[in-house]
RNA sequence: AUUCCUAUAGUCUAAAGGAUAAAAUACUUGGCUACGAACCAAGAGUUGUAGGUUCGAGUCCUACUAGGAAUA
Numbered sequence: 001a002u003u004c005c006u007a008u009a010g011u012c013u014a015a016a017g018g019a020u021a022a023a024a025u026a027c028u029u030g031g032c033u034a035c036g037a038a039c040c041a042a043g044a045g046u047u048g049u050a051g052g053u054u055c056g057a058g059u060c061c062u063a064c065u066a067g068g069a070a071u072a
Base pairs, nucleotide, nucleotide: 001071002070003069004068005067006066007065010025011024013022018055027043028042029041030040031039048064049063050062051061052060
């Protein structure tokens, strides 16, 4: 320099263009306990940035940003 891949909750990972974006773990509150852990119940928290297509975008298109791979 060229080509390709990835970006979703604190972390790790789901989600045929269509119902309120989901689970695990962590976190918060309550219960349980002599106290804690475990366990039970409830809760908060998320689509890298900017545009475009569409009735509707996490998903499709373009550019950028960050990380990774290959070739030279």

Overview
The RNA shown here (transfer RNA) has 72 nucleotides and comes from an uncultured Bacilli bacterium. Rfam family: tRNA. The family's RNA type in Rfam is transfer RNA.